[in-house]
């Protein structure tokens, strides 16, 4: 490098269940089941660390496990960087920092209906609403360095 086989995966506020609560079983320290996070937002690559952002709701959204787009550190790649390289700084293909402003189809809850289940409960659909953070944009301020080489 090629071929064959196997495995993995970006549906990621996501998955799971041993505690707990709840349901069924004339038997109840059992067995079989049910519940166990509502959306918004979030990805250059690798390794390590870390209880990974924002609000909504409020009887367990309790408790726990796993994962994860966050953050931090190091390295690599890339942008800012204006000719190249190195270092430093900062950021991630929307690629500098700070502030203000603008801005986001919220969804669940609630309610009407349909379907499944003995039940706990589950699936679907219509309707009325109601966020916050970050990003983009706009405005203002600040920053945009050093060395070597080349060119003029």
């Nucleotide at each position: 490098a090629u071929a064959a086989g196997g495995g993995a995966u970006a549906c990621a506020g996501c998955g799971c269940c041993a505690g707990a609560a709840c349901a069924g079983u004339g038997g109840a320290u059992a067995c079989u089941g049910u519940u166990g996070a509502c959306g918004a937002g979030g990805a250059g690559a690798a390794u390590g660390g870390u209880u990974a952002u924002c609000g909504a709701a409020c009887u367990u959204u309790c408790g726990g496990c796993g994962g994860a787009u966050g953050c931090c550190a190091u390295u690599c790649c890339g942008g800012a960087c204006a000719u190249g390289c190195u270092u430093a700084u900062u950021c991630g293909a929307u690629a500098g920092c700070u502030g203000a402003u603008c801005g986001u189809u919220a969804a669940a809850u609630c309610u009407g209906c349909c379907a499944g289940g003995u039940g706990a409960c589950u699936g679907g659909u219509g309707g009325c609403a109601c966020a916050a953070a970050g990003a983009c944009g706009u405005c203002a301020g600040c920053g945009c360095a050093a060395g070597c080489a080349a060119a003029u």
Source information:
GlmS glucosamine-6-phosphate activated ribozyme aptamer from Macrococcus lamae, 152 nucleotides, folded computationally. The model forms 85% of the base pairs in the Rfam consensus. The organism belongs to Macrococcus, within Bacteria. It matches the Rfam family "glmS glucosamine-6-phosphate activated ribozyme aptamer". Rfam describes the family as follows. This entry contains a glucosamine-6-phosphate activated ribozyme that is found in the mRNA for GlmS. GlmS is an enzyme that uses fructose-6-phosphate and glutamine to generate glucosamine-6-phosphate.